[in-house]
RNA sequence: CCAGACGGCUGGAUGACCGCGUUUGCUUAGGCAGAUGAGGAAAGUCCGGACUUCACGGAAUGACGGUGCCGGGUAACGCCCGGGCAGAGCGAUCUGACGGAAAGUGCAACAGAAAGAAACCGCCAGCUUUUCUUCGGAAAAGUUGGUAAGGGUGAAAUGGUGCGGUAAGAGCGCACCGCUCGCCUGGUAACAGGCAGGCACGGCAAACCCCACCGGAAGCAAGACCAAAUAGGGAUCGCGUUUGUGCCAAUUUCCAGGCCUGCGAUCCGGGUAGGUUGCUUGAGGGAAAGAGUAAUUUUUCUCCCAGAGGAAUGGUCAUCCACCGCGCAAGCGGAGACAAAAUCCGGCUUAUAGGCCGUCUGGCAUU
Numbered sequence: 001c002c003a004g005a006c007g008g009c010u011g012g013a014u015g016a017c018c019g020c021g022u023u024u025g026c027u028u029a030g031g032c033a034g035a036u037g038a039g040g041a042a043a044g045u046c047c048g049g050a051c052u053u054c055a056c057g058g059a060a061u062g063a064c065g066g067u068g069c070c071g072g073g074u075a076a077c078g079c080c081c082g083g084g085c086a087g088a089g090c091g092a093u094c095u096g097a098c099g100g101a102a103a104g105u106g107c108a109a110c111a112g113a114a115a116g117a118a119a120c121c122g123c124c125a126g127c128u129u130u131u132c133u134u135c136g137g138a139a140a141a142g143u144u145g146g147u148a149a150g151g152g153u154g155a156a157a158u159g160g161u162g163c164g165g166u167a168a169g170a171g172c173g174c175a176c177c178g179c180u181c182g183c184c185u186g187g188u189a190a191c192a193g194g195c196a197g198g199c200a201c202g203g204c205a206a207a208c209c210c211c212a213c214c215g216g217a218a219g220c221a222a223g224a225c226c227a228a229a230u231a232g233g234g235a236u237c238g239c240g241u242u243u244g245u246g247c248c249a250a251u252u253u254c255c256a257g258g259c260c261u262g263c264g265a266u267c268c269g270g271g272u273a274g275g276u277u278g279c280u281u282g283a284g285g286g287a288a289a290g291a292g293u294a295a296u297u298u299u300u301c302u303c304c305c306a307g308a309g310g311a312a313u314g315g316u317c318a319u320c321c322a323c324c325g326c327g328c329a330a331g332c333g334g335a336g337a338c339a340a341a342a343u344c345c346g347g348c349u350u351a352u353a354g355g356c357c358g359u360c361u362g363g364c365a366u367u
Base pairs, nucleotide, nucleotide: 001363002362003361004360005359006358007357008356009355010354012320013319014318015317016316017315018314020037021036022035023034024033025032026031039338043349044348046347047346048345049344050343051219052218053217054216064215065214066213067212068211069083070082071081072080073079084098085096086095087094088093099210100209104208105207106204107203120151121150122147123146124145125144126143127142128141129140130139131138132137159177160176161175162174163173164172178199182195183194184193185192186191223277224276225275226274233268234267235266236265237264238263239262244260246259247258248257284303285302286301287300288299289298290297291296321336323334324333325332326331
């Protein structure tokens, strides 16, 4: 210098004028002045929590759903960090639902004889028949067995290569590789290395299933408080017994009495509109020191940083910054990434013009 890998930061700056939300103070109630006002993702609402109400109130199992190598971190997680193994890359590095297939069931399109404990072709042996014969036998067909070395099919075919061996073959034997169980060593562990044995036990669990662990449900439109007008409910008191004479008690009957019904007053409770709250000081930000490879964490100091009603956070101008086009240049013109909080927090995913920084890898050149 070229090509690349990984990680982090930033996301136009300053000033003037006009305007908007929240809030504080003053006020002559018209306003005036001050403070403050989006993000790294505020997004998707996909996980995990805080908080609230409801349900259950011994706990566990079951059902259903989720997670799934090991260790650590965390309030928690399906997140993060470190490590192991497998795969990709010359490498930095990247990717992985990565527990169990000797508990059981099931599946494998097409092709193929066969997709599980396999004989279609082939190879070999015995027997029978036929033909030929140089009479030793040979060939063909059929049949009974052996055989996984070869062919063929397939994504996948019963450990691989080589030598020996055999009628032909075969872990049948041996060497190397691979694999499994056992033991030893190292490691907290996943796992790695070694020794001895031996070749059984094919693949799929993002099929059912088994094992381990986790999970009660709904969500700030949660929930709590205050509480009109109107209508309706209840209690007490008063009036009226004008009407009904409806009910009760008593009575031979009538009068008188109580209840209901009617009117008025006072009070109570539920609930609607509306208002207040929940509401933003929090697993919070910054700095320094300590622990740790790291994620993260501890201590001290310091800071207060949107909280709204269907919703404010905007616009114009000037100068600069970076970009694009034209131009030899001076300069002229254009345009400023993705995107807009609503109870809060930790993550993940997705979108993102441009700029800056750091670590590392491969190559070329020069010294």
Predicted 3D model of a 367-nucleotide RNA (Bacterial RNase P class A) from an Alphaproteobacteria bacterium. Of the family's consensus pairs, 93% are formed in the model. The RNAcentral record of the sequence draws on ENA. It is recorded under the gene name rnpB. Model confidence (mean pLDDT): 75 of 100. The organism belongs to Alphaproteobacteria, within Bacteria.